[in-house]
RNAcentral holds the full RNA, with entries from ENA. A computed fold for a 682-nucleotide part of an RNA from a Gammaproteobacteria bacterium, annotated as large-subunit ribosomal RNA, domain II. Its mean pLDDT, the model's own confidence on a scale to 100, is 84. Taxonomically the source falls in Gammaproteobacteria (Bacteria, Pseudomonadati, Pseudomonadota). It matches the Rfam family "Bacterial large subunit ribosomal RNA". Its family is annotated with ribosome and structural constituent of ribosome in the Gene Ontology.
Context: one part of a larger RNA
RNA sequence: UCCUACGAGUUACUCCUCUCUAGCGAGGUUAAUUGCUUCAAGCAAGAAGCCGAAGCGAAAGCAAGUCUUAACAGGGCGCAUAGUUAGAGGGGGUAGACGCGAAACCCGCGUGAUCUACCCAUGACCAGGUUGAAGCUUCGUUAACCCGAAGUGGAGGACCGAACCAAUAUACGUUGAAAAGUGUUUGGAUGAGUUGUGGGUAGGGGUGAAAGGCUAAUCAAACCGGGAAAUAGCUCGUACUCCUCGAAAUGCAUUUAGGUGCAGCCUCAAGUAAUAGUGUCAUAGAGGUAGAGCUACUGAUAGGGCUAGGGGGCUUCACCGCCUACCAACCCCUGAUAAACUCCGAAUACUAUGACAUGUUUCUUGGGAGUGAGGGCAUGGGUGCUAAGGUCCAUGUCCGAGAGGGAAACAACCCAGACCUUCAGCUAAGGUCCCUAAAUAUAUGCUAAGUUGAAAAAACGAAGUUGAAUUGCUUUGACAGCUAGGAUGUUGGCUUGGAAGCAGCCAUUCAUUUAAAGAGUGCGUAACAGCUCACUAGUCGAGCGAUUCGGCAUGGAUAAUAAUCGGGCAUAAGCAUAUUACCGAAGCUAAGGACUCCUUACGGAGUGGUAGAGGAGCAUUCUAAGGCCACUGAAGUCGGACCGCGAGGUACGGUGGAGGGCUUAGAAAAGAAAAUGUAGGA
Numbered sequence: 001u002c003c004u005a006c007g008a009g010u011u012a013c014u015c016c017u018c019u020c021u022a023g024c025g026a027g028g029u030u031a032a033u034u035g036c037u038u039c040a041a042g043c044a045a046g047a048a049g050c051c052g053a054a055g056c057g058a059a060a061g062c063a064a065g066u067c068u069u070a071a072c073a074g075g076g077c078g079c080a081u082a083g084u085u086a087g088a089g090g091g092g093g094u095a096g097a098c099g100c101g102a103a104a105c106c107c108g109c110g111u112g113a114u115c116u117a118c119c120c121a122u123g124a125c126c127a128g129g130u131u132g133a134a135g136c137u138u139c140g141u142u143a144a145c146c147c148g149a150a151g152u153g154g155a156g157g158a159c160c161g162a163a164c165c166a167a168u169a170u171a172c173g174u175u176g177a178a179a180a181g182u183g184u185u186u187g188g189a190u191g192a193g194u195u196g197u198g199g200g201u202a203g204g205g206g207u208g209a210a211a212g213g214c215u216a217a218u219c220a221a222a223c224c225g226g227g228a229a230a231u232a233g234c235u236c237g238u239a240c241u242c243c244u245c246g247a248a249a250u251g252c253a254u255u256u257a258g259g260u261g262c263a264g265c266c267u268c269a270a271g272u273a274a275u276a277g278u279g280u281c282a283u284a285g286a287g288g289u290a291g292a293g294c295u296a297c298u299g300a301u302a303g304g305g306c307u308a309g310g311g312g313g314c315u316u317c318a319c320c321g322c323c324u325a326c327c328a329a330c331c332c333c334u335g336a337u338a339a340a341c342u343c344c345g346a347a348u349a350c351u352a353u354g355a356c357a358u359g360u361u362u363c364u365u366g367g368g369a370g371u372g373a374g375g376g377c378a379u380g381g382g383u384g385c386u387a388a389g390g391u392c393c394a395u396g397u398c399c400g401a402g403a404g405g406g407a408a409a410c411a412a413c414c415c416a417g418a419c420c421u422u423c424a425g426c427u428a429a430g431g432u433c434c435c436u437a438a439a440u441a442u443a444u445g446c447u448a449a450g451u452u453g454a455a456a457a458a459a460c461g462a463a464g465u466u467g468a469a470u471u472g473c474u475u476u477g478a479c480a481g482c483u484a485g486g487a488u489g490u491u492g493g494c495u496u497g498g499a500a501g502c503a504g505c506c507a508u509u510c511a512u513u514u515a516a517a518g519a520g521u522g523c524g525u526a527a528c529a530g531c532u533c534a535c536u537a538g539u540c541g542a543g544c545g546a547u548u549c550g551g552c553a554u555g556g557a558u559a560a561u562a563a564u565c566g567g568g569c570a571u572a573a574g575c576a577u578a579u580u581a582c583c584g585a586a587g588c589u590a591a592g593g594a595c596u597c598c599u600u601a602c603g604g605a606g607u608g609g610u611a612g613a614g615g616a617g618c619a620u621u622c623u624a625a626g627g628c629c630a631c632u633g634a635a636g637u638c639g640g641a642c643c644g645c646g647a648g649g650u651a652c653g654g655u656g657g658a659g660g661g662c663u664u665a666g667a668a669a670a671g672a673a674a675a676u677g678u679a680g681g682a
Stems, first nucleotide, its partner, number of pairs: 001682006011095003015092010027051003033045004055062002065077004098237002101234001105227004110223002117201009126191001128160003131156001135152006164188003169184004203219001205215003240617006250263005264371002266368006273362001276361001277358009291344001292342002298338002302334004307328001309327002311324004374399010404415003419593004424589003430583003433568003439580001441579006452570002460555002464552010481539005487512003492506003518533001522531002594607005618671001620668007628660002636655004641650003
């Protein structure tokens, strides 16, 4: 992992409630028990009891009323009748109560110290080597002690190191050789040492050189049995078919937040009916949002003017006074702001009425639920960073519970809501070179960057290219290039070491010769020199500049596993505008069929679906009655065939070798793919 078998809403109750069926009905009904009998879903007797027929009040009590109250008011609860018994079913209750599942808690003269902790008694063990305490002896020494030396001696939780005990570091081992080991290394090794045997201490207890350690591979309270099927707002699982409808993830409350109660939303049954409900239009309303505005308030606010007040300066003995690129109220001008501002003010939405459309979708009562973790997108907002696949609201939509086509792939983006069948047709979104169904379609432009070709890039830069507009110069010759000139007073004056067009300062930047030429545009020199420009002529011969606004391109352009438009590839098969075809879905249509509902006269409308509600069936075992099959072959099993929407069923053939269907009722140990399900097997 698979196969086979088993495996989960059951049963009891003189409990409560609703629906259906049956009996009787202002009544209904027996229980225990007894009798009879054909002995079982039997008949009869048996009013004890129960429910109902009257309620209200705390009660006394009163009564179709009663309570409150001073009340004859008002108000609360009642009254204008239908119940009851039995059976079946849907829910609830009490029980283990759909099944499996805790960790735990408590109880007991319960069992354990053969492991281990400590203790008691009695035994055993510690190779070898080293060091050399006290004491003693002798000698020296002293007045005598003291003291010194040599020898002797053999102390020590002494030293080194086997056995033995331990366990420092590391490797291996990790379904191990081993539920704690092996190798190397290491600590103690005459001691608070190690160890044998016997004994003691017992579970809120022991023992503990103390780690909550150990107490039989179990310890912040052992094990065994019991309460016990503890409890589990938690997890998992919960078994045949078809049909109808079909949610919620919200509000309020909650020792409440992953639970629950009530409401909301779903379903089933019954009922009632209009001025029901819904949509559109019209009319009438209430309102302060979007926007806008602010010499219309409140608050905030930039610049200027005018000018109180304040600061500073001047003056003065002081007062008065003067000045101010300082701060600044009111007022004026210009500009501009607000969720908690408003002189204003929509669109929507909401309320009411009317008309039209639709026609029970609305509402009431009762039975049964599920849901009460929601999520994405768009829009209006709060929060956050106008961050988040963020978070919290509102409106809509989809996913959830929705398949199909498109977006390469892709719950919620675009299109579109799947009853079944068809080798029929038309379209949507999106596409039409190949992969890949359909245009290598048409017309006119643009792009040269593989830009682009289905995510997305900025400020800023740039004689890319293209379009439009405005404007200047130009055959009296423009623009660019080339040739030539670009001078004189003068080295202007001042300054300076120097300053000559070109360090700096000054200005009537002047005048002359000119076709033209600045008291000089830039480079250059220490200063000159030199080069060049403005400006002019010639040559050439037709366009040349400037500005603004667009289109498409360009740089800016950097991300973590190899790159790419889905790929190939493409100069269109890219981009823009316009047009005509075609392809393209479970959409629509066509043809046939099934079912549901409404109408019933033709017919019409419909049939995606999780939680969930409702309806109709199939299969299995047994019981009763009826009626059958079977050794001329039952059940089981194998095979294809046929029937049924399906669960399933039927006949035939093979095998098998003795029981088994059918109809109508009834009763259930009544359906497995899942529970890390249980047992067996592979």